Small-subunit ribosomal RNA, 5' domain from a metagenome, 470 nucleotides, folded computationally. Its mean pLDDT, the model's own confidence on a scale to 100, is 83. Its Rfam family is "Bacterial small subunit ribosomal RNA". Gene Ontology terms of the family: ribosome and structural constituent of ribosome.
[in-house]
Context: one part of a larger RNA
């Protein structure tokens, strides 16, 4: 000198745009953040609502809007946090071949005919609770044969194997059991082909320190053989051979998420890795599968372990590194705040519903940038203060004075855009001992400290201290 997610001390007028636990990946009270279809299903616990019936209290009826709870489909992998762990194909960068991809979008083939159940519910028992357990009843786009197979799979090229589901608007003629059936249109299903997106794998090349860490290695390197996976692979076994890595630092230790960037610097370079954006890894601590197109799954599941809470003592329940928010820690980082109006997501045919993501608003000069405090004139160089050598000098066009302007706040009106409100009261104050620090002192005075004054410099709604990088 520039810089900061800064922090403290004085001081502080408005706005835009930014940013805001860096430490305890400490532990959490409360409340929200992942739901949604009734156009797939039985249905009816609530609400209105039609109809019955009624002793006017009422009661009945799923008939309709709607829909708790349940079956059943889609979504809880995505948004959101953190940054612990990791020194490795994590990641950056260019490349590769042995794969998977719902939803999306192109094409080619179908969507025929049965069956058996289990939830809701109903009875009964059991439990303090959380919740279990028998029986019975029943729907489906739940499930399970069967036919059919353009293409697909598998083949010792003979041959064998395999699928679907219905549900809405509309609707002339024909058939009807009056329920449709049958034509359309829309939404779906199903098998296969290409696509697009997204992920998985391998491999060159780059990626911090320390040799006061010199040797590491037994699924360790390769073979073959088979298992396993979407797939290639010691990825796993079983056998066979003895390899594999290392001063071009193997191993060990420590420290660290990685980049795009970001700060500084003329550059090279040197430090960093908030914010936002891509990738990873984690979700109380370890481990482990299910389901699924995708997870070894933050707000799923089991086991185990610390805690922390209910208990009727037998037994349960939980996991803010989600958004506010509380304790703590600590120089130190905000509201239990509004709204789906905008963007986007999830689900629904759509009305719409759900969304602490996102838009917004609240708190902080926390940083950046814009404005304000006036502008022009005004010498008797007013008074006043300080200084003097008593002449005068100096604060100084400063100020007063005169003329102008009206940003800014403010109060009235209009008025774009925008979800709205944001009200009103009362308190906040300053001074200061011992004692501590700091600095000078030892009888000297001439202090760069303190304390006042009088002036000047340089920022300016800020200033400066302090820690930090260059």
């Nucleotide at each position: 000198g520039a810089u900061u997610g800064a922090a403290c001390g004085c001081u502080g007028g408005c706005g835009g745009c930014a940013u805001g636990c860096u430490u305890a990946a400490c532990a959490c009270a409360u409340g929200c953040a992942a739901g949604u279809c009734g156009a797939a299903c039985g249905g009816u616990a609530a609400c209105a609502g039609g109809c019955c019936c009624u002793u006017c209290g009422g009661g009945g009826u799923g008939c309709u809007g709607a829909c708790g709870a349940g079956u059943g489909g889609c979504g809880g992998a995505c948004g959101g946090g953190u940054g612990a762990g990791u020194a490795a194909c994590g990641c950056g960068u260019a490349g590769g071949a042995a794969u998977c991809u719902g939803c999306c979008c192109a094409g080619u083939a179908g969507u025929g005919g049965g069956g058996g159940a289990c939830a809701a519910c109903u009875c009964g028992g059991g439990g303090a609770a959380a919740c279990c357990c028998g029986a019975g009843c029943u729907a489906a786009u739940a499930c399970c044969g069967c036919a059919u197979a353009c293409g697909c799979c598998c083949u010792a090229c003979g041959g064998g194997g395999g699928a679907a589901a219905g549900c809405g608007g509309g609707g002339g003629a024909u058939c009807u059991u009056c329920g449709g059936a049958c034509c359309u249109c829309g939404c779906g299903c199903u098998a296969u082909u290409g696509g697009a997106u997204g992920a998985g794998c391998c491999u060159g090349c780059g990626u911090c320190g320390g040799a006061u860490u010199a040797g590491c290695u037994a699924g360790u390197u390769g073979g073959u053989a088979g298992g396993g996976u979407a797939a290639a692979g010691g990825c796993c076994u079983a056998c066979c051979a003895a390899g594999g890595c290392g001063a071009c630092g193997a191993u060990c230790c420590g420290u660290a998420g990685c980049u795009g960037g970001u700060c500084u610097g003329a550059g090279a370079g040197g430090a960093c890795g908030a914010u936002c954006a891509g990738c990873c890894a984690c979700a109380c601590u370890g481990g482990g599968a299910c389901u699924g197109a995708g997870a070894c799954a933050c707000g799923g599941c089991c086991c185990a372990g610390a805690c922390u809470c209910c208990u009727a003592c037998g037994g349960g329940a939980g996991g803010c590194a989600g958004c506010a928010g509380u304790g703590g820690g600590g120089a130190a980082u905000a509201u239990u705040g509004c709204a789906c109006a905008a963007u986007g997501g999830g689900c629904g045919c759509a009305a719409g519903c759900c969304u602490g993501a996102u838009g917004c608003a609240g708190c902080a000069a926390u940083g950046c940038c814009g404005c304000g405090u006036g502008u022009g004139u005004g010498a008797a160089g007013a008074a006043g203060g300080c200084c003097u050598g008593c002449g005068g000098g100096u604060u100084g066009u400063a100020a007063a004075g005169c003329a102008c302007u009206u940003u800014c706040a403010g109060u009235a009106g209009g008025g774009a855009a925008g979800a709205a409100a944001a009200g009103c009261c009362u308190g906040u104050g300053g001074c200061u001992a011992a004692u501590a620090c700091c600095c000078a002192c030892g009888g000297g005075a001439a202090a760069u400290a303190c304390g006042g004054a009088g002036g000047g410099u340089g920022c300016a709604a800020g200033c400066g201290u302090u820690a930090a990088u260059c």